RNAcentral holds the sequence, with entries from Ribocentre. Fluoride riboswitch aptamer (crcB RNA motif) from Alicyclobacillus sp., 63 nucleotides, folded computationally. Rfam family: Fluoride riboswitch aptamer (crcB RNA motif). Its family is annotated with positive regulation of gene expression and response to fluoride in the Gene Ontology. Its mean pLDDT, the model's own confidence on a scale to 100, is 77. The organism belongs to Alicyclobacillus, within Bacteria.
RNA sequence: AAUUGCAUCGGUGAUGGAGCUCACCAUUAAACUCCUGCAAAGGAUAAUGGCUCCUGCGAAUAG
Numbered sequence: 001a002a003u004u005g006c007a008u009c010g011g012u013g014a015u016g017g018a019g020c021u022c023a024c025c026a027u028u029a030a031a032c033u034c035c036u037g038c039a040a041a042g043g044a045u046a047a048u049g050g051c052u053c054c055u056g057c058g059a060a061u062a063g
Stems, first nucleotide, its partner, number of pairs: 010025004016054006033044004
């Protein structure tokens, strides 16, 4: 210096916060949605990776 393994810590999972849980990554990483289009550009869904709660937004009904 390189490679591999283990442990700890950390980071990430298309728009906010929190708890739990799962997965991925090891900083040259994980991650950075979908559709049309050569590109430019235009359009669409969703506040979650999953569950729950809160906040924000949208629709409907009732008071």